[in-house]
Context: one part of a larger RNA
RNA sequence: CUGUGGUUAAGGAACUCGGCAAAUUGCCCCCGUAACUUAGGGAGAAGGGGGGCCGGACGCGUGAAGGGACUUGCUCCUGGAGCGUGGUAUGGCCGCAGAGAGCAGGGGGAAGCGACUGUUUACUAAAAACACAGGUCCAUGCGAAGAAGUAAUUCGAUGUAUAUGGACUGACGCCUGCCCGGUGCUGGAACGUUAAGGGGACCGGUUAGCUCCUUCGGGGGCGAAGCUGAGAACUUAAGCGCCAGUAAACGGCGGUGGUAACUAUAACCAUCCUAAGGUAGCGAAAUUCCUUGUCGGGUAAGUUCCGACCUGCACGAAUGGCGUAACGACUUCCCCACUGUCUCAACCACAGGCCCG
Numbered sequence: 001c002u003g004u005g006g007u008u009a010a011g012g013a014a015c016u017c018g019g020c021a022a023a024u025u026g027c028c029c030c031c032g033u034a035a036c037u038u039a040g041g042g043a044g045a046a047g048g049g050g051g052g053c054c055g056g057a058c059g060c061g062u063g064a065a066g067g068g069a070c071u072u073g074c075u076c077c078u079g080g081a082g083c084g085u086g087g088u089a090u091g092g093c094c095g096c097a098g099a100g101a102g103c104a105g106g107g108g109g110a111a112g113c114g115a116c117u118g119u120u121u122a123c124u125a126a127a128a129a130c131a132c133a134g135g136u137c138c139a140u141g142c143g144a145a146g147a148a149g150u151a152a153u154u155c156g157a158u159g160u161a162u163a164u165g166g167a168c169u170g171a172c173g174c175c176u177g178c179c180c181g182g183u184g185c186u187g188g189a190a191c192g193u194u195a196a197g198g199g200g201a202c203c204g205g206u207u208a209g210c211u212c213c214u215u216c217g218g219g220g221g222c223g224a225a226g227c228u229g230a231g232a233a234c235u236u237a238a239g240c241g242c243c244a245g246u247a248a249a250c251g252g253c254g255g256u257g258g259u260a261a262c263u264a265u266a267a268c269c270a271u272c273c274u275a276a277g278g279u280a281g282c283g284a285a286a287u288u289c290c291u292u293g294u295c296g297g298g299u300a301a302g303u304u305c306c307g308a309c310c311u312g313c314a315c316g317a318a319u320g321g322c323g324u325a326a327c328g329a330c331u332u333c334c335c336c337a338c339u340g341u342c343u344c345a346a347c348c349a350c351a352g353g354c355c356c357g
C1' cells in the first nucleotide's frame, strides 16, 4: 500500500447518477392493525408489550388411601393424597445484557409499466420483452383444413366444429366511434380483355405440264398434285377489367376566412377538399420539439416527482383506449428507522505486496 473482517466521538445521506455498500430489523407468545378491495385480501400491515432462574396460590388432566350406601359388584356415592401439565396471578434472585451465542423480515406513502405464478439472451441485458387464462376474426364436414415427403405414407387424431389449424389481442371492470376511395380477402357472373390448343380464309416457295418470244445458246408468263413457308376470321379457362361485401383485414381518420355590448375566445356562419375528417377516454405522457411550458404540492433551495391546465411539434380505442385490488430481485419520487456513504478520518485483527536486515 492492497484485500478481507472488526470498532468508532459529534452529526446522520451532507456521499452519490442512485442510500451502491454497510447498518437497522430478525425467533416465539400476547395486544393491536389504515386507505383501498375483485370481499379472498391488503396483513407478519403499521405500532406496542413480554421472554432467564427459584418459589408459587390457581386452573386443567388423572385420581390412591380412607369413609358411606345397598341390590355384595371388576358396583355406586363421597373423598381428595400423589403424579402430570400451564404463555397463570403473584413474590423473589442475578447480570451491562435473559429469543444473552449462532441461525434469523427494515418499514411506510405515491406514481409508471406489466394483471397474476411462470419464461428468456448457457458466457455483459431477467425486463415494461415472451408466455398466460380470457376475448375476437378467418379456415376446416372428415380420405378435414393445415404440415413433412418426388411418392408411398405419416402427423393432425385412434380426434370430429364445446374439435383442429392460422392471425391478432392479452386477467378483471367500463368500453371499443367514423371511413370499403387505395391494398388485401370473399362473393358474382352479363359484358370487355386474355394463353397454349383448335381452325384454316388469303398470300407465297418448289415444278410435272401448258404457252409466248428467240440470235436456237436461251428468256418470259401461267401452273395441277405432293412437299413446304407464313398465317386472318372464328372458337377457348383462370386471371384482370367490371359489380358488390368486408376494418378485433393492411390501413386512414383535413384546411381557410369571419362572427357575441371591455378584451379575449368562438356555441354560430361561409367556403375548399376528402373514402371519411379522431367519437369516448386520456393528455408536457415510457409519447411534448419549443421546455426546466404555466399553476399548485412537497424542500431553506426540486431540469426529477405528484396533482392540475390543454397550445396533443407527433395520444386514441383488440398495432386495443381508460381504470384497476393483488403481485414484481422491474423503473421513478418522498418519509421514518438506521448507519464510516459522507463531514474526515482513526485504530485493531488476519492475509498478501513492498523496504531494511
Stems, first nucleotide, its partner, number of pairs: 001352008010343002014341001019338001027051005036041001038171001052093004058086005066078004070073001094098001106336007113328002118130002134169007146155003172323004177253003182250002184246005191241003197235002203229004209222005254272005281315001282312001293309005